A computed fold for a 134-nucleotide RNA from Sphaerotilus mobilis, annotated as Guanidine-I riboswitch aptamer.

Order: sequence, then C1' cells, then structure tokens
RNA sequence: CACCAGGGUGGCUAGGGUUCCGGCCGGUCGAUGCAGACCGGUGUCUGGUCCGAGAGCCACCGGCCUCAAGGCCCGGAGCGUUGACGCGCUUCGACGGACCUCAGGCUCCACGGCGGGACAAAAGCCCGGGAGGA
Repeated sequence: CACCAGGGUGGCUAGGGUUCCGGCCGGUCGAUGCAGACCGGUGUCUGGUCCGAGAGCCACCGGCCUCAAGGCCCGGAGCGUUGACGCGCUUCGACGGACCUCAGGCUCCACGGCGGGACAAAAGCCCGGGAGGA
C1' cells in the first nucleotide's frame, strides 16, 4: 500500500426529538351547575404513540470447527493392534473419502470527530468498524 473477513433478523434499553395523544399557557365559542369544542404557543412538559445503537443487553437464524454413534453416496481388499508371537474386524463391505442427523465448542477485538442525510423532528439512526488516531 492492496485485498478479504469481522454476518442477518426480532425484542428491549441507553438515548432522541415533537407528527399524533396527553399536560401546561393564551384566545374564541359555549356554559354560568359540571363540562366541552376549536385555534395558537410550549419538549428548558415527567408522560403514551413514534425513532433508536458496529463499538449496549437478550433471543433466534446463519457461518466455522469437532468426539462418538447412526444414515446415505463413491471407492474398495484389505484394515486395526502387539517389542514379538499372536489376536480382532472384513465382499452380510472392514478401511478411506464426501454429505446428513444428533450433540458439543467458537463467532474475538473495537479510541473515534467536524459536517451532511431521512422521517414531523432529533438522536448513540444512516453516511460510518468512515475521516482521523493508537
């Protein structure tokens, strides 16, 4: 310097804003007993809906690896064991290889702007395991 890999989905949370609901404030109508409807403002309103992590959590899937047993396909006359003698298995297929089932293991590490983007808007979302740094 180049290439490859560090996987996917769902749920939740840290966090986030303000489209909707609600809260609060103001106004109009209404009521004059209680309400209520509409308009505007407010997220420096705890909330509900909503968005939401590569470096957060959980689960499932996927990927890689592996003992034994079983299944199955290909090859196939030898194979295993002992210091040796010998012994055991084997065309009712030993043994070698590939694939599958079950079971188990692994899926590490990870400091990180400015700026931009989307949705109503913002963000640990996306650009981005980026730029940069060690």
Its Rfam family is "Guanidine-I riboswitch aptamer". Rfam links the family to the GO term regulation of gene expression. Its mean pLDDT, the model's own confidence on a scale to 100, is 82. Taxonomically the source falls in Sphaerotilus (Bacteria, Pseudomonadota, Betaproteobacteria, Sphaerotilaceae).